This is a predicted structure of a 522-nucleotide part of an RNA (small-subunit ribosomal RNA, 5' domain) from Ottelia alismoides. The source organism's lineage runs through Eukaryota, Tracheophyta, Mesangiospermae, Alismatales and Ottelia. Rfam family: Bacterial small subunit ribosomal RNA.
Context: one part of a larger RNA
RNA sequence: GAUUGAACGCUGGCGGCAUGCUUAACACAUGCAAGUCGAACGGUAACAGGCCUUCGGGCGCUGACGAGUGGCGGACGGGUGAGUAACGCGUAGGAAUCUGCCUGGUGAUGGGGGAUAACCCGGGGAAACUCGGGCUAAUACCGCAUACGCUCUACGGAGGAAAGCGGGGGAUCUUCGGACCUCGCGUCAUCAGAUGAGCCUGCGUCCGAUUAGCUAGUUGGAGGGGUAAAGGCCCACCAAGGCGACGAUCGGUAGCUGGUCUGAGAGGACGAUCAGCCACACUGGAACUGAGACACGGUCCAGACUCCUACGGGAGGCAGCAGUGGGGAAUAUUGGACAAUGGGCGCAAGCCUGAUCCAGCAAUGCCGCGUGUGUGAAGAAGGCCUGCGGGUUGUAAAGCACUUUAAGCAGGAAAGAAGGGGUGGGGGCUAAUAUCCUCUGCCAUUGACGUUACCUGCAGAAUAAGCACCGGCUAACUCCGUGCCAGCAGCCGCGGUAAUACGGAGGGUGCGAGCGUUAAUC
Numbered sequence: 001g002a003u004u005g006a007a008c009g010c011u012g013g014c015g016g017c018a019u020g021c022u023u024a025a026c027a028c029a030u031g032c033a034a035g036u037c038g039a040a041c042g043g044u045a046a047c048a049g050g051c052c053u054u055c056g057g058g059c060g061c062u063g064a065c066g067a068g069u070g071g072c073g074g075a076c077g078g079g080u081g082a083g084u085a086a087c088g089c090g091u092a093g094g095a096a097u098c099u100g101c102c103u104g105g106u107g108a109u110g111g112g113g114g115a116u117a118a119c120c121c122g123g124g125g126a127a128a129c130u131c132g133g134g135c136u137a138a139u140a141c142c143g144c145a146u147a148c149g150c151u152c153u154a155c156g157g158a159g160g161a162a163a164g165c166g167g168g169g170g171a172u173c174u175u176c177g178g179a180c181c182u183c184g185c186g187u188c189a190u191c192a193g194a195u196g197a198g199c200c201u202g203c204g205u206c207c208g209a210u211u212a213g214c215u216a217g218u219u220g221g222a223g224g225g226g227u228a229a230a231g232g233c234c235c236a237c238c239a240a241g242g243c244g245a246c247g248a249u250c251g252g253u254a255g256c257u258g259g260u261c262u263g264a265g266a267g268g269a270c271g272a273u274c275a276g277c278c279a280c281a282c283u284g285g286a287a288c289u290g291a292g293a294c295a296c297g298g299u300c301c302a303g304a305c306u307c308c309u310a311c312g313g314g315a316g317g318c319a320g321c322a323g324u325g326g327g328g329a330a331u332a333u334u335g336g337a338c339a340a341u342g343g344g345c346g347c348a349a350g351c352c353u354g355a356u357c358c359a360g361c362a363a364u365g366c367c368g369c370g371u372g373u374g375u376g377a378a379g380a381a382g383g384c385c386u387g388c389g390g391g392u393u394g395u396a397a398a399g400c401a402c403u404u405u406a407a408g409c410a411g412g413a414a415a416g417a418a419g420g421g422g423u424g425g426g427g428g429c430u431a432a433u434a435u436c437c438u439c440u441g442c443c444a445u446u447g448a449c450g451u452u453a454c455c456u457g458c459a460g461a462a463u464a465a466g467c468a469c470c471g472g473c474u475a476a477c478u479c480c481g482u483g484c485c486a487g488c489a490g491c492c493g494c495g496g497u498a499a500u501a502c503g504g505a506g507g508g509u510g511c512g513a514g515c516g517u518u519a520a521u522c
Base pairs, nucleotide, nucleotide: 001522002521003520004519006518007517008516009515010514013369014368015367016366017365018364019362020361021327026325027324028323030322031321032320035072036071037070040069041068043065044064047063048062049061050059051058052057079280080279081278088205089204090203091202092201093200094199097197098196102193103192104191105190106189107188108187109186110144112142113141119134120133121132122131123130124129150159151158152157164185165184166183167182168181169180172179173178206252207251208250213243214242215241218240219239220238221237223235224234225233255277256276257275258274259270260269261268262267282303283302284301285300286299305316306315307314308313333359335358336357337356341355342353343352344351345350372402373401374400375399382393383392384391385390406463408458409457410456411455412454416449419445421443422442423441424440425439426438427437428436466511467510468509469508470507471492472491473490477506478505479504480503481502487494488493
């Protein structure tokens, strides 16, 4: 000099864009943060409509829909950096693998069965919850049939699947439910793609030798088990290997990277925000489900802690967003909205979304703007100095003439909006002028921010300057007070009666909504 997720002191007008627990991975009150689907199912607790009514009420009939069965999602998104010196990360490769949803292809979607929640009845419990009996449905569950691909094979053969739902409809049939046709969404098998993930390897990846030897599933083999998959991953047997001064082992420290800061560079230091990977979710352990987890807001066990209890027994996990206590020099609102972007579910409308987008707080940082402009010598008054003549503050002020950015008040006013809905037209599918899909015209609409950006008008210099320093380094000097005292200080050093070095004042210098100090890095 540059820099910082900074803090502290004094001061503080506005805006834009960023950033904001670096400490206790300490403990957490409260609210919210993951749901959705009635176009899978039986149904009807609530709301609205309709129908019937003896006016008490009844009927799931319709829109819808609590709880329940079922499906998909809860493995993403969000947080944190405790652990980890490791194939964890970075980079370059590899072969023995899996992959829901999505895309393309091939082939199917036939016929049956038994249960069970909800509900009803009864019981236990303070509660959490739970037990027994009865009825019932499915895209829940289980057989049978079939098998182009598929799996196993001794190549003869053997094994293995599915589910329906919704819209519309001319003829025909009908038990008046529908069959049937068609469209859409699904389901099953299989091949490939895409995406994602698992595994292996070369090289690189901090300090200590006042850590020199380490190792028994240890190193390798052939066999088996296990896994989606190679492998001592695991097991029995056999051999005796394997690593190490090119630093093994042990100890300490640490998430890694893209990058950030500095520097002419080489390098050094760091790894906040943003992005990629990894690890963790009160502590330790375990598996279940599933395409995917050994699962932050799932389950089980153990432990510590907190809470409820009728003392028998139960409940909980903010390193999600806010917020509280504590720790600390120190770090924000218990805000708004799903309008946009993205995600989950859904045919869709839509619902959910503390992701996200916004707003609030903080000069924490960077950038921009303002606090007036011109004129004005009687060089006013006052202050300070003085050699008493004057000098300086100083064109500074006052005065005169202007301007109105920003703030204030009032009015106008974009873009962020793409879509979705309704209604016409064209095209496609089709038996079809239905439906559905797609393109397009018109109509009424969808904004948290928001009193938005921006523009116009109004009034008036009106509402807006400080901080540090002035002995040398280092830009800037005098007076008074003090008298080795009080004090200053980054280094040299100042202060013991004229201190440009302490304290005050006048003046000056530097930066300026900041300025200094401290800490840290180069």